RNA sequence: GGCGGGGUAGAGCAGUCUGGUAGCUCGUGAGGCUCAUAAUCUUAAAGUCGCAGGUUCAAAUCCGGCUCCCGCUA
Numbered sequence: 001g002g003c004g005g006g007g008u009a010g011a012g013c014a015g016u017c018u019g020g021u022a023g024c025u026c027g028u029g030a031g032g033c034u035c036a037u038a039a040u041c042u043u044a045a046a047g048u049c050g051c052a053g054g055u056u057c058a059a060a061u062c063c064g065g066c067u068c069c070c071g072c073u074a
Base pairs, nucleotide, nucleotide: 001073002072003071004070005069006068007067010026011025012024013023020057028044029043030042031041032040050066051065053063054062
């Protein structure tokens, strides 16, 4: 350099194909339950969807560019 996969909440991931409220589990905060803790139940916070553009009424999703990580290859 070429090819492939990946970047979404503190962690691990789904959602993209088929554009239409950003979600799941764990974790964290508050509350319930308990003599108390664990477990469990309720609830809340936490997101420039890697970056900046294009298309569109509307983009995590479609289009081209850039960037970072992993693998294969020369």

Transfer RNA from Stichococcus bacillaris, 74 nucleotides, folded computationally. Its Rfam family is "tRNA". Rfam's curators write: Transfer RNA (tRNA) molecules are approximately 80 nucleotides in length. Its family is annotated with triplet codon-amino acid adaptor activity in the Gene Ontology. The RNAcentral record of the sequence draws on ENA. NCBI's taxonomy places the organism under Eukaryota, Viridiplantae, Chlorophyta, Stichococcaceae, Stichococcus.